[in-house]
RNA sequence: GCUGGUGUGGCUCAGGGGUAGAGCAACGCACUCGUAAUGCGUAGGUCGGGGGUUCAAUUCCCUUCACCAGCA
Repeated sequence: GCUGGUGUGGCUCAGGGGUAGAGCAACGCACUCGUAAUGCGUAGGUCGGGGGUUCAAUUCCCUUCACCAGCA
């Protein structure tokens, strides 16, 4: 330099046009003499950035950034 992949709560990942979810973690309450475990609940996301298509984009297209892999 070329090609491909990945990027979504603190972490690990789903979701591939129609209001963004799960598990773990955090916080609160219940339970307990107390802790853990367990149960119930709460908060936390400009979906890497920019642009385009569309009534509507996390999703499709272009570009760019970061990381990973392959080729040279």

The RNA shown here (transfer RNA) has 72 nucleotides and comes from Paenibacillus monticola. The organism belongs to Paenibacillus, within Bacteria. The coordinates come from a structure-prediction model, not an experiment, and the mean pLDDT is 83. The sequence was found in a public genome assembly. Its Rfam family is "tRNA". From the family's description: Transfer RNA (tRNA) molecules are approximately 80 nucleotides in length. It is annotated as a transfer RNA.